[in-house]
RNA sequence: GGAUCGGUAGCUCAGUGGUAGAGCGCGGGGCUGUUAACCCCGAUGUCGUGGGUUCGACCCCCACCCGGUUCG
Numbered sequence: 001g002g003a004u005c006g007g008u009a010g011c012u013c014a015g016u017g018g019u020a021g022a023g024c025g026c027g028g029g030g031c032u033g034u035u036a037a038c039c040c041c042g043a044u045g046u047c048g049u050g051g052g053u054u055c056g057a058c059c060c061c062c063a064c065c066c067g068g069u070u071c072g
Stems, first nucleotide, its partner, number of pairs: 001071007010024004018055001026042005048064005
């Protein structure tokens, strides 16, 4: 340098054009002699960056940045 996969909440990841989600973690409460477990409630966020397409983009297109794999 070419090809390919990925970048979404603190972490691990869903989400193939129409309100951004789950689990864990975190905060508050319940239960409990206490802790843990369990139950209820709650908050997350520039969807890597910049453009384009579209009535509408995490999703499609282009360029770039970062990481993995692979070829030379």

Record summary: Predicted 3D model of a 72-nucleotide RNA (transfer RNA) from Thauera aminoaromatica. It matches the Rfam family "tRNA". By type it is a transfer RNA. From the family's description: Transfer RNA (tRNA) molecules are approximately 80 nucleotides in length.